[in-house]
Molecule: transfer RNA
Organism: Hypoxylon sp. NC0597
RNA sequence: GCUCCUAUAGUCUAGCGGUUAGGACGUCGGAUUCUGAUUCCGAAAACAUUGGUUCGAUUCCAGUUAGGAGCU
Numbered sequence: 001g002c003u004c005c006u007a008u009a010g011u012c013u014a015g016c017g018g019u020u021a022g023g024a025c026g027u028c029g030g031a032u033u034c035u036g037a038u039u040c041c042g043a044a045a046a047c048a049u050u051g052g053u054u055c056g057a058u059u060c061c062a063g064u065u066a067g068g069a070g071c072u
Base pairs, nucleotide, nucleotide: 001071002070003069004068005067006066007065010025011024012023013022018055027043028042029041030040031039048064049063050062051061052060
């Protein structure tokens, strides 16, 4: 230098163009308990970034950034 793969809550992960962006762990509040743990109920929290295509993009395309693999 070239090619390929990956990027979604604090962590792990699902999501075949129209979803309220789902689940688990964690966090917070409440119930239960003498207190705590367990259990139950509830809440907050996410699409790396910039453009493009489209009526509509987490999803498709291109660039950038970061991580990884390969070739020279």